Molecule: transfer RNA
Organism: Gelria sp. Kuro-4
RNA sequence: CGGGGUAUAGCUCAGCUUGGUAGAGCGCUUGCUUGGGGUGCAAGAGGCCAGCGGUUCAAAUCCGCUUACUCCGACCA
Numbered sequence: 001c002g003g004g005g006u007a008u009a010g011c012u013c014a015g016c017u018u019g020g021u022a023g024a025g026c027g028c029u030u031g032c033u034u035g036g037g038g039u040g041c042a043a044g045a046g047g048c049c050a051g052c053g054g055u056u057c058a059a060a061u062c063c064g065c066u067u068a069c070u071c072c073g074a075c076c077a
Stems, first nucleotide, its partner, number of pairs: 001073007010026004020057001028044005050066005
């Protein structure tokens, strides 16, 4: 320098292909259960999706640019 991948809840990841109310597991909070804890059961809180712009009635999703991380190739030595 060229090309590809990844970015979504505290953590690990789905959802994107096919635009239409953002999900799961773990963790956290509360309650039940227990003499207490763990386990189990029930309920709940928590993210407007890396950033900016565009298309659209409508964008996590499509398009462009940028940022971070990462892989491959080229170049140099």